[in-house]
c-di-AMP riboswitch aptamer (ydaO/yuaA leader) from a Propionibacteriales bacterium, 182 nucleotides, folded computationally. Its mean pLDDT, the model's own confidence on a scale to 100, is 77. Lineage of the source: Bacteria > Bacillati > Actinomycetota > Actinomycetes > Propionibacteriales. Rfam family: c-di-AMP riboswitch aptamer (ydaO/yuaA leader). Rfam describes the family as follows. This family represents a conserved RNA structure found upstream of the ydaO and yuaA genes in Bacillus subtilis and related genes in other bacteria.
RNA sequence: UCAGGGGCCGCGCCGAGUCUGGAGUCGUGCUUCUCGGGGGAGCGCGAAACCGGAGCCGGGGAACCACGUUCCUUGGGGUGAAUCCGGCGCGUUGAGGUCAUGAACUGGCCGCGACGUGCUGGUAGGGCGAUCUUUGCGCCCGAAUCCGUCAGCUCACCUGGUAGGCGUCAGACAAAGAGGAG
Numbered sequence: 001u002c003a004g005g006g007g008c009c010g011c012g013c014c015g016a017g018u019c020u021g022g023a024g025u026c027g028u029g030c031u032u033c034u035c036g037g038g039g040g041a042g043c044g045c046g047a048a049a050c051c052g053g054a055g056c057c058g059g060g061g062a063a064c065c066a067c068g069u070u071c072c073u074u075g076g077g078g079u080g081a082a083u084c085c086g087g088c089g090c091g092u093u094g095a096g097g098u099c100a101u102g103a104a105c106u107g108g109c110c111g112c113g114a115c116g117u118g119c120u121g122g123u124a125g126g127g128c129g130a131u132c133u134u135u136g137c138g139c140c141c142g143a144a145u146c147c148g149u150c151a152g153c154u155c156a157c158c159u160g161g162u163a164g165g166c167g168u169c170a171g172a173c174a175a176a177g178a179g180g181a182g
Stems, first nucleotide, its partner, number of pairs: 010168005018054005025047010055162006065152001075150001076147004084122011096110005125141005131178006
């Protein structure tokens, strides 16, 4: 000097998941007192948990409105962008056909349906391309989970959450408009 990896600060992204107060606990730095080790006090920094405030995002819940035979477990509903459709494999199960041994029983084989599950191709929808908006183009996601038989909307009212995960000279693209700075 170059290349790669990791950490901190700063900046930025997804997301409601941000800001802030409190008395303590633990760790740590400095000063000081005592002092053998050590311990105490003051100031500061950091971490996790707890209790609050503000903001933000949800759920339940009248009237009006909406819905309206009966039955309906193949339950139904919520958070979230995260739904729906197809192909293949496996498992469970149902009805059917066929074979055996004529029937029953039982078993084998064949394809079909339903449910569950794995892989995979699309897709409703969502996000990103570094001031913002729109369009084009490109890229990515298209998960997970909760309630427990119950929920239309919804003033008052009641109640929950405020996590987690990424990026770092880059395909940080192009056009138009807006805004900002000099």